SAM riboswitch aptamer (S box leader) from Algoriphagus aquaeductus, 105 nucleotides, folded computationally. The model forms 97% of the base pairs in the Rfam consensus. Rfam family: SAM riboswitch aptamer (S box leader). Rfam links the family to the GO term regulation of gene expression.

RNA sequence: GAUUUAUAAAGAAGAGGCGAGAGAAUAGGCUCUAUGACCCUCUGGCAACCAUCUCCCGCCAAGGUGAAAGGUGCCAAAUCCUACCCAAAGCGGGAACUAUAAAUU
Numbered sequence: 001g002a003u004u005u006a007u008a009a010a011g012a013a014g015a016g017g018c019g020a021g022a023g024a025a026u027a028g029g030c031u032c033u034a035u036g037a038c039c040c041u042c043u044g045g046c047a048a049c050c051a052u053c054u055c056c057c058g059c060c061a062a063g064g065u066g067a068a069a070g071g072u073g074c075c076a077a078a079u080c081c082u083a084c085c086c087a088a089a090g091c092g093g094g095a096a097c098u099a100u101a102a103a104u105u
Stems, first nucleotide, its partner, number of pairs: 001105008013043005021032003026083004044075003049071002052067002055064002084094003
């Protein structure tokens, strides 16, 4: 990198550095940003996908409950919103894309 499955309206920021754009890509909208964004470092935190442990299902496996936080991930706005399909025309539903996790390759 590819495939499959699951999840994505919840949650969680301070300091220092840098210095101009940033919010994945295309378009439109909207927002953040010299009161310093984005990004980087440190510290702190959130969550609980995998691993670990407890308990239940008589044992194992699978499944479920709970604990804790080792491997990831995340810490403006719904994946910021819309785009394609359905529609009673919506503050609705679905799909695709994207992101993350796990497994396989």